[in-house]
The RNA shown here (FMN riboswitch aptamer (RFN element)) has 129 nucleotides and comes from a Candidatus Krumholzibacteriota bacterium. Rfam family: FMN riboswitch aptamer (RFN element). Rfam describes the family as follows. The RFN element is a highly conserved domain that is found frequently in the 5'-untranslated regions of prokaryotic mRNAs that encode for flavin mononucleotide (FMN) biosynthesis and transport proteins.
């Protein structure tokens, strides 16, 4: 330095002002926020991944159901101009998007599943060459 195995650690941000109203962090107006890897150059919108819903199968449970695991399916939204060798990534402009459940009133931002899961990140240890 490289490869393999194991170990723990870390691993998501954001509702503030005004309006309406009996009542709103949910509606309307103006603000606000942007996981991980990759990509000729820095990405919420490119290519993938993760989270989430659902179908099926398996396991646990006496069963309903519930929990866990696996595979498949579903899974949002970007254009124009400029610079440059190279940018849907930078600069300028004007846009767009955001799970499920709950709720006196409809949620990207509140509450909850979640002291969970997690793409992955940086390390440590042992053995071998």
């Nucleotide at each position: 330095c490289g490869a393999c195995a194991c170990c723990g650690u870390c691993g998501g941000g954001g509702c503030g002002g005004g309006g309406u109203g009996a009542a709103c962090g949910u509606c309307c107006c103006c603000c606000c926020c942007g996981g991980c890897g990759g990509u000729g150059a820095c990405a919420g919108u490119c290519c993938g991944c993760g989270a989430g819903u659902u179908c099926g199968c398996g396991c646990a449970u006496g069963a309903c159901g519930u929990g866990c695991g696996c595979u498949c399916c579903c899974u949002g939204a970007g254009c124009c101009g400029g610079u440059g060798g190279a940018a849907u990534u930078c600069c300028g402009g004007a846009a767009c998007c955001g799970a499920c459940a709950g709720u006196g009133a409809a949620a990207g931002u509140c509450u909850g599943g979640a002291u969970g899961g997690g793409a992955g990140a940086a390390g440590g240890u042992u053995g071998c060459a």
The sequence was found by an Rfam model in a public genome assembly. Of the family's consensus pairs, 100% are formed in the model. Lineage of the source: Bacteria > Candidatus Krumholzibacteriota.